[in-house]
The prediction has a mean pLDDT of 83. A computed fold for a 554-nucleotide part of an RNA from Myxococcus sp. CA051A, annotated as large-subunit ribosomal RNA, domain I. Taxonomically the source falls in Myxococcus (Bacteria, Myxococcia, Myxococcales, Cystobacterineae). The RNAcentral record of the full RNA draws on ENA.
Context: one part of a larger RNA
RNA sequence: GGCGUGCGGUGGAUGCCUAGGUGCCAAGAGGCGAUGAAGGACGCGGGUGGCUGCGAAAAGCUUCGGGGAGCUGUCAACCAAGCGUUGAUCCGGAGAUGUCCGAAUGGGGAAACCCAGCACUGCGAAUAGCGGUGUUACCUCCUACUGAAUACAUAGGUAGGCAGGAGCUAACCAGGGGAAGUGAAACAUCUCAGUACCCUGAGGAAGAGAAAACAACGAGUGAUUCCCAAAGUAGCGGCGAGCGAAAUGGGAACAGCCCAAACCGAUGUCACGCAAGUGGCAGCGGGGUAGAGGGUCCACGGUAGGACUUUGACUGGCUAGCGGAAGUCUCUGGAAAGAGACACCAAAGGGCGUGAUAGUCGCGUACGCGAAAGCUGGUUGGAGCUGAGUGGGUUACCCAAGUAAGACGGGACACGUGCAAUCCUGUCUGAAUCAGCCGGGACCAUCCGGUAAGGCUAAAUACUCCUUGGCGACCGAUAGUGAACAAGUACCGCGAGGGAAAGGUGAAAAGAACCCCGGCAAGGGGAGUCAAAAGAACCUGAAACCGCAUGUCU
Numbered sequence: 001g002g003c004g005u006g007c008g009g010u011g012g013a014u015g016c017c018u019a020g021g022u023g024c025c026a027a028g029a030g031g032c033g034a035u036g037a038a039g040g041a042c043g044c045g046g047g048u049g050g051c052u053g054c055g056a057a058a059a060g061c062u063u064c065g066g067g068g069a070g071c072u073g074u075c076a077a078c079c080a081a082g083c084g085u086u087g088a089u090c091c092g093g094a095g096a097u098g099u100c101c102g103a104a105u106g107g108g109g110a111a112a113c114c115c116a117g118c119a120c121u122g123c124g125a126a127u128a129g130c131g132g133u134g135u136u137a138c139c140u141c142c143u144a145c146u147g148a149a150u151a152c153a154u155a156g157g158u159a160g161g162c163a164g165g166a167g168c169u170a171a172c173c174a175g176g177g178g179a180a181g182u183g184a185a186a187c188a189u190c191u192c193a194g195u196a197c198c199c200u201g202a203g204g205a206a207g208a209g210a211a212a213a214c215a216a217c218g219a220g221u222g223a224u225u226c227c228c229a230a231a232g233u234a235g236c237g238g239c240g241a242g243c244g245a246a247a248u249g250g251g252a253a254c255a256g257c258c259c260a261a262a263c264c265g266a267u268g269u270c271a272c273g274c275a276a277g278u279g280g281c282a283g284c285g286g287g288g289u290a291g292a293g294g295g296u297c298c299a300c301g302g303u304a305g306g307a308c309u310u311u312g313a314c315u316g317g318c319u320a321g322c323g324g325a326a327g328u329c330u331c332u333g334g335a336a337a338g339a340g341a342c343a344c345c346a347a348a349g350g351g352c353g354u355g356a357u358a359g360u361c362g363c364g365u366a367c368g369c370g371a372a373a374g375c376u377g378g379u380u381g382g383a384g385c386u387g388a389g390u391g392g393g394u395u396a397c398c399c400a401a402g403u404a405a406g407a408c409g410g411g412a413c414a415c416g417u418g419c420a421a422u423c424c425u426g427u428c429u430g431a432a433u434c435a436g437c438c439g440g441g442a443c444c445a446u447c448c449g450g451u452a453a454g455g456c457u458a459a460a461u462a463c464u465c466c467u468u469g470g471c472g473a474c475c476g477a478u479a480g481u482g483a484a485c486a487a488g489u490a491c492c493g494c495g496a497g498g499g500a501a502a503g504g505u506g507a508a509a510a511g512a513a514c515c516c517c518g519g520c521a522a523g524g525g526g527a528g529u530c531a532a533a534a535g536a537a538c539c540u541g542a543a544a545c546c547g548c549a550u551g552u553c554u
Stems, first nucleotide, its partner, number of pairs: 001553009015539001016504002020475002022472007029464002031168002039101003042055003046079002049075003061095006070083003106115003116136008138165003141161006172203001173201005183190001187238001213221002225252005235243002256456003263286003267282006291434001293399004297392004305386002308384012321369003327342005343360002345349001351363003405429008415441001436451005491498002511538001514526004
């Protein structure tokens, strides 16, 4: 020195555990903000560093309820001083206070700072100075006054208003813009994909929605949305890669309405007129809303219902809580819930804890009960407002115009210009009013379906920053969130941004009095505690690695 064995050190794997995560289900909620948000800065404690809470009224104040013996949050003890059955601490409802920054809004600004105007007011001798309260941003809207070029007017300006907006927010939604890596085994049409991303806007959902729809040549359906099938079909496609319907059938949920116009009326204004009045224009009221066309016009008539407004009754839920059955003995043990024996409850044998494994020890569970105050739902009644009608007539009037449609250029439709219908529109043209017009995948005819160019509309559907309850052949500290711990912390970066590591003594601190060595150390040896030192570098304590002892080999 190698190899082996034993005993140690180091190290922190493994096992066990869970305080934290993660996925889903049900219900709720789906917004907050100029009455100043989200998010922060700085403060507030008897002694106070972090966290939590709070705001100069500062770990809190008032009040109304609950609750019932302890309390002055936590890491985290300790000291001091107090509070509480005249009901504290604590829990819930409502309220008060709420510095400074931040949309930040009196002006400025390098956020948490600097500097003001006006009104009222306090101290002060003060017209000095220092304070307190309120107010003073911008845009839009409304009202009043004023008022150019330019006479009337308008633009503009000034003032007022208990008016609205502004900013934040996880996903879902609609609209305006809109890639590339990639695939096509290269690549350009194509694909990825109208995806990612940016912007705008809204709601608890959004969007769509009451047929100018489908279908069909037998006939029929009857707003929209979502799911299953149709179907990887019909089609589209450098007919490559690939993209990819609909009718129809079955379900979920169901709901239909209002205007424009014709016509009538009043008001204002203008024109004509001697006047009565007639006509134009403007906004307003009535009327009216349809496809076996409807309405206007003529003759008769106010109910069902309503998604609107308001008011009452009854009855649920949420935001604190309350009651809630039944076991003892012996043995082992440090400890009984274990074992043995004999009992009991059960609408409760879900669960957690308690010195090991507890239906009957504690908290609970099944079941039952409960609200002064706030919020929210359901049922039902009244009032207001509104509100489907019947018959006749076809002579006349109305039935949404730079629209429909066409041409060209694009885009959307599963559909890449194709035989390309349908929808949108940048440019240029440009109709008809029911004997009308549009569609049925070029186009034409017949036939059928519908009635565009105005608007509203619950439910079924999508999502989860958040609240409550529950569940898991989900994880168990290199896992599970980045984060079980001071975690978006420490640390890195000028910055945008990046971003950790780190859990476990014991049932209970009983956390080792006292003695000895040592430097009044570190560390160790006794003693003591404990079931055990498990001794705080603390459960278990693998391997690499480092020693000591020993055997053997060279």